[in-house]
About this RNA: This is a predicted structure of a 96-nucleotide RNA (Glycine riboswitch aptamer) from a marine eukaryotic metagenome. Its mean pLDDT, the model's own confidence on a scale to 100, is 77. Its Rfam family is "Glycine riboswitch aptamer". Its family is annotated with glycine biosynthetic process in the Gene Ontology.

RNA sequence: UUGACUCUGGAGAGUGGCUCCCAAUUUGGAGCCCACCGAAGGGGUACGGUGAGCUUUCUGCAUCACCCGAUCUCUCAGGUAACCGGACAGAGGGGC
Numbered sequence: 001u002u003g004a005c006u007c008u009g010g011a012g013a014g015u016g017g018c019u020c021c022c023a024a025u026u027u028g029g030a031g032c033c034c035a036c037c038g039a040a041g042g043g044g045u046a047c048g049g050u051g052a053g054c055u056u057u058c059u060g061c062a063u064c065a066c067c068c069g070a071u072c073u074c075u076c077a078g079g080u081a082a083c084c085g086g087a088c089a090g091a092g093g094g095g096c
Stems, first nucleotide, its partner, number of pairs: 005092005014034001016033006035080003041076001042074003048067005053061002
């Protein structure tokens, strides 16, 4: 320094409909259907880097290959009262 860990903050979108189970006025769980969200994860790409090729050899390129890779994008997964989760951010040794 990085990661893990601890504490704190942390957005968005239907407490949707039907069926079944538990419960026994409610709640909860599962399945299916419709509508939505993007900030677990994942996919794609932009940017960036390296090399090659071409070139007027200053340099440039709607070229190719590889690396990296987004808060962009997709919505697979996940999510749409609270709880949980949550990218990201801040803080954080112990003993004598």